[in-house]
Small-subunit ribosomal RNA, central domain from a metagenome, 350 nucleotides, folded computationally. The RNAcentral record of the full RNA draws on SILVA. Its Rfam family is "Bacterial small subunit ribosomal RNA". Clan: SSU clan.
Context: one part of a larger RNA
């Protein structure tokens, strides 16, 4: 390195946009660079094969021949890559019409509960656990009305419902904004696919300025359990949880399955859009397209299990794996405020 592989045995980059590349729809001409194929020249001698000979014979040696993947140059030959020219519309866009979404940002705004504080009523207890304790309460709590302050989440609708590239998205109203889908036409003409590098995003926890704090609650104090409890269980309670603005870049960031494109029975759910049909029509019944689920045949696997959302059949590009620990460490390097990320070994050992 060849081969072989990546749901679970080691292995899909956390996601996207996208540079170079690297692959590329359908006809015509062209040209002839890949490719194909003759011709010529080179392809030192030794070797290696194929004839012959010579030391008794053999290793070893001499003589002749052929071969020698490849150069280079020169004719031809045009299916197929490719370069050029012209066209084409199926791939991809774009206009138009529509409904459909917790898709993204900001601004305002509601109720409902918890905690606080006023204030009424009102009396001895509350709370809390397997049981109690710490704790709270005659300086009047708990409970109960009534006013008030405040920050956080948005009960029912809620749905293997729906959006979003992933991470993620959920009260109500605006205001800006991205993407998808369907329908019927036009229209541009391959403008596409993938993507080393790069560059954006990127849960939660952290980390830095300021804010801000209702409940909740690492650390920490007490009370219990327990030999013991530096833990589970209770009373408390700070950092953070929250907003801004800037870093951090990592998860079991999972569908443990990277991305496109074309083929490969079906059945049933359900979400958006249409068509036909129907009763003037909410439904139901047949259909198309585009998401989500289950169930299942061929194939496929080691099973388990995937199954038109493939883990089936192919073909393009891109990442990654190579026996187990050492060790995702260590040393440089890069990023960072730190914590740490990232790229990544070896000795030794089984």
């Nucleotide at each position: 390195u060849u081969g072989g592989g990546c749901g679970u045995a080691a292995a899909g980059c956390g996601c996207g946009u996208g540079u170079a590349g690297g692959c590329g729809g359908u006809u015509u001409g062209u040209u002839a660079a890949g490719u194909c194929u003759g011709g010529u020249g080179u392809g030192a001698a030794a070797g290696c094969c194929c004839g012959g000979g010579g030391c008794u014979c053999a290793a070893c040696c001499c003589c002749g021949g052929a071969a020698g993947u490849g150069c280079a140059u020169u004719g031809g030959a045009u299916a197929c890559u490719g370069g050029c020219a012209a066209a084409c519309u199926u791939g991809a866009g774009u206009a138009u019409g529509g409904g459909a979404g917790a898709g993204g940002a900001a601004a305002g705004u509601g109720g409902a509960a918890u905690u606080c504080c006023g204030a009424g009523u009102g009396u001895a207890g509350g709370g809390g656990u397997g049981a109690a304790a710490u704790c709270c309460g005659u300086a009047g709590a708990u409970a109960u009305u009534c006013g008030g302050a405040g920050g956080a989440a948005c009960a029912c609708c809620a749905g293997u419902g729906g959006c979003g590239a992933a991470g993620g998205c959920g009260g109500c109203u605006u205001u800006c904004u991205g993407g998808a889908c369907c329908a019927a036409u036009a229209c541009u003409g391959a403008c596409g696919c993938u993507g080393a590098g790069a560059c954006g995003c990127g849960a939660a926890a952290g980390c830095g300025u300021g804010g801000g704090g209702a409940g909740c609650a690492a650390a920490c104090a007490g009370g219990a359990u327990u030999a013991g409890a530096u833990a589970c269980c209770c009373u408390g309670g700070u950092a953070g949880u929250c907003c801004a603005c800037g870093c951090c870049g990592u998860a079991a960031a999972c569908g443990a399955u990277g991305g496109g494109u074309a083929c490969u029975a079906g059945g049933u759910g359900u979400c958006g859009c249409g068509g036909g049909u129907a009763u003037u029509g909410a439904c139901c019944c047949c259909u198309g397209c585009g998401g989500u689920g289950c169930c299942g045949c061929a194939g496929c696997u080691a099973a388990c299990g995937c199954a038109u959302u493939a883990a089936g059949u192919a073909c393009c590009c891109c990442g990654c794996c190579u026996g187990g620990g050492g060790a995702g460490u260590a040393c440089g390097g890069u990023c960072g405020c730190a914590a740490g990320a990232u790229u990544a070994a070896a000795a030794c050992u089984c």